[in-house]
Context: one part of a larger RNA
């Protein structure tokens, strides 16, 4: 962890190990009107409201999962050639034109999905000139930026440089499974040179030049395998093992591939191929749960189409907010640890009943009845948190938790075992049958081993079994 018999409660935990198998349906990523024009509503004529586009930010984080990776992949410990939106700190700047493209309207293709053409227009949208520490250069020179934007408390913002933080990229020593019934391998291989490319070293990438480079201290090939902190055993030393929690790493239907971004080659973007499923008016189209819940398959087997953003924390936002299956709860499962309960004391040389038997008795057994008591549990009532930072106001959970108070022993025990190991015997059935077993071995007519049944032993809300680790 399943299975079987059995099941009262409660806290903390955990929950598809198999098909990285298909996925109905809702939900998971938005937000700014204080960037910008515009439509529509109201309206005290001050202004408001709501929003499809344009614009910024952000969707590269947070959730998932373990398919592939024996690798600088991942642990450690060192390094240089680099990059950074957002936030901090400091420096200086913001001068002067232009300009387009959605909304919008018009006209028109399409079943749809989505368009095309033509016209208008705004910006924190785009582009020129001008200036500059800086940056390329040996210089000479070259390159080279902004929004008087928006609100109005005077705050938020651009621009360009230094510097911090944190955050990502690169590189090297060790370390990191099984097989030699894999002994050779490698052609961009190894190294040079010119070139190219990156944010950056480098054969990264191409000419061309050398002919190296790895391997018995196991190269290369097969198999397995995310890795790691830590778990479990074990006195340790070691074994085994990576489920939840954290960190790193890989992947997002399969298989490429680029785009935008400071940052992806991007799970809920983008193309392209493919293999599935759905729409079609047959012309074309749509999708992608290893997010949350849920369905089907597979299997021995893993859970609610829940409830709230009250708190943590994230993304925009000047705020108020708004959005968040992260998260916070609740729901079901004795799956797993831990506690508590099913009653407590008295009560006969000792009821009745089964068992048993030598008929005297023995055992069940102070068990029970009965008497006295409690009230944890358990029903009913009242009452009722903390958790909220933040004066006020705010609570999913939850009228919970906990207190009080009434009521009645009232609502609550099994499961396995008794040959020996190995705690615990005896009658009955059966008769090598039926079965029963971890090992040794029971059973052919007196069976403590098998059936059942009284008694007993063990653990107990579990008991037993079956896997597997030490």
């Nucleotide at each position: 962890a399943a299975c079987g018999c059995u099941g009262g409660c409660g806290g903390c935990g955990u929950g598809c190990u198999u098909a990285a198998c298909a996925c109905a349906u809702g939900c998971a990523a938005g937000u700014c009107g204080a960037a910008c024009g515009a439509a529509g509503c109201c309206c005290u004529c001050g202004g408001g409201c709501u929003u499809a586009g344009u614009g910024g930010c952000g969707g590269a984080c947070g959730g998932g999962u373990g398919a592939g990776u024996a690798a600088c992949g991942c642990g450690u410990g060192a390094g240089a050639a680099u990059c950074u939106a957002c936030c901090u700190u400091c420096u200086a700047g913001a001068u002067g034109g232009g300009g387009a493209c959605a909304a919008c309207c018009g006209u028109u293709g399409g079943a749809a999905a989505c368009g095309a053409c033509a016209g208008c227009u705004a910006a924190u949208c785009c582009c020129c000139a001008a200036u500059a520490a800086g940056c390329c250069g040996a210089g000479a020179g070259g390159u080279g930026a902004a929004a008087c934007g928006g609100g109005u408390a005077u705050c938020c913002g651009c621009u360009a440089g230094a510097a911090g933080a944190g955050g990502a990229g690169c590189u090297c020593g060790c370390g990191u499974c099984c097989g030699a019934u894999u002994a050779g391998u490698u052609a961009g291989u190894u190294g040079g040179u010119g070139g190219g490319g990156u944010a950056a070293a480098a054969g990264c990438c191409u000419a061309c030049c050398a002919a190296g480079g790895c391997a018995g201290c196991g190269a290369u090939c097969g198999g397995u395998a995310g890795c790691u902190g830590g778990u479990c055993u074990g006195a340790g030393a070691g074994g085994a093992u990576g489920a939840g929690c954290a960190g790193c790493c890989a992947c997002a239907c399969u298989g490429g591939g680029a785009c935008u971004g400071a940052g992806a080659c991007a799970c809920g973007g983008c193309c392209c191929a493919g293999a599935c499923u759905c729409c079609u008016a047959c012309g074309g189209g749509a999708g992608g749960c290893a997010g949350c819940a849920g369905u089907g398959g597979g299997g021995a087997a893993u859970u609610u189409u829940c409830c709230g953003c009250a708190a943590u924390g994230g993304g925009c936002g000047a705020a108020a907010g708004c959005c968040u299956g992260a998260c916070g709860g609740a729901g079901c499962a004795a799956c797993g640890c831990c506690g508590c309960g099913u009653g407590u004391g008295g009560g006969a040389a000792g009821a009745a009943g089964g068992c048993u038997c030598u008929u005297g008795g023995g055992c069940u057994g102070u068990c029970a009845a009965c008497c006295a008591c409690u009230u944890u549990u358990c029903u009913c009532a009242g009452g009722g948190a903390a958790g909220a930072a933040g004066a006020c106001c705010u609570g999913a959970c939850g009228g919970u938790a906990c207190c009080u108070g009434a009521g009645g022993a009232a609502u609550c025990a099994g499961c396995c075992u008794c040959g020996g190991c190995u705690a615990a015997c005896u009658c009955c059935g059966u008769g090598c049958c039926a079965g029963c077993a971890g090992c040794c071995g029971c059973g052919g007519u007196a069976a403590u081993a098998c059936g059942g049944a009284g008694g007993a032993g063990g653990c107990a809300a579990g008991c037993g079994u079956u896997a597997u680790c030490c």
The part of an RNA shown here (small-subunit ribosomal RNA, 5' domain) has 470 nucleotides and comes from an uncultured organism. Its mean pLDDT, the model's own confidence on a scale to 100, is 85. RNAcentral holds the full RNA, with entries from ENA.